[in-house]
RNA sequence: GUUCUUUCACCGCCUAAGGCGACGCCGCUUCCUCGGCGUUUUCACGGGGGACCCAAAUAUCCGCUGCGCUCUCUCGCGGCGGACGGGGCGAACGGACGCAGGCAACUGCGCCCAAGGUCACUUCCUAGGACCGAGCCCGUCAGCUAACCUCGUCGGCAAUGGGAAGGGUGAUC
Numbered sequence: 001g002u003u004c005u006u007u008c009a010c011c012g013c014c015u016a017a018g019g020c021g022a023c024g025c026c027g028c029u030u031c032c033u034c035g036g037c038g039u040u041u042u043c044a045c046g047g048g049g050g051a052c053c054c055a056a057a058u059a060u061c062c063g064c065u066g067c068g069c070u071c072u073c074u075c076g077c078g079g080c081g082g083a084c085g086g087g088g089c090g091a092a093c094g095g096a097c098g099c100a101g102g103c104a105a106c107u108g109c110g111c112c113c114a115a116g117g118u119c120a121c122u123u124c125c126u127a128g129g130a131c132c133g134a135g136c137c138c139g140u141c142a143g144c145u146a147a148c149c150u151c152g153u154c155g156g157c158a159a160u161g162g163g164a165a166g167g168g169u170g171a172u173c
Base pairs, nucleotide, nucleotide: 007171008170009169010168011167012157013156014155018043019042021040022039023038024037025036026035027034044153045152046151047150048149049148054143060083061082062081063080064079065078066077067076068075085141086138087137088136089135094113095112097110098109099108100107101106116132117131118130119129121166122165123164124163125162126161
């Protein structure tokens, strides 16, 4: 140095959100080493835009009003006015009820339910549960999409149990 083998301990979570190196500054310091911040290359993880082909296509609702049908209602067509663009990240689709504005369509808020989502290295089994179900962005514009172009690596927390198999790190026989 390599191979086989035994035993013990440990492996944080959400999120894409991190690793190695180089340089600079600061701190400790004789030096070495270590730590923090910044810049940068690279690797890794993630997002957006972007052809052929394929897909898609001129919409809907409410109020008033005219005409036609019609006993009326209803329906169809036209006019005027009002409402509602579209898309992206994300689990966070949506629905009932109540309140407010409005003639209505519709808009806002509250509460409950709920599609869906998370729970300790990975997978499976088992027993109990707990929690989330938001928010932000683009700015009238973007379907998919090879080449290509471009952007992000923030922020927030905590200690679910047991069993089996596997993986990694350190030590050890």

Predicted 3D model of a 173-nucleotide RNA (c-di-AMP riboswitch aptamer (ydaO/yuaA leader)) from an Opitutaceae bacterium. Its Rfam family is "c-di-AMP riboswitch aptamer (ydaO/yuaA leader)". For this family Rfam cites "New RNA motifs suggest an expanded scope for riboswitches in bacterial genetic control" (Barrick et al., Proc Natl Acad Sci U S A, 2004).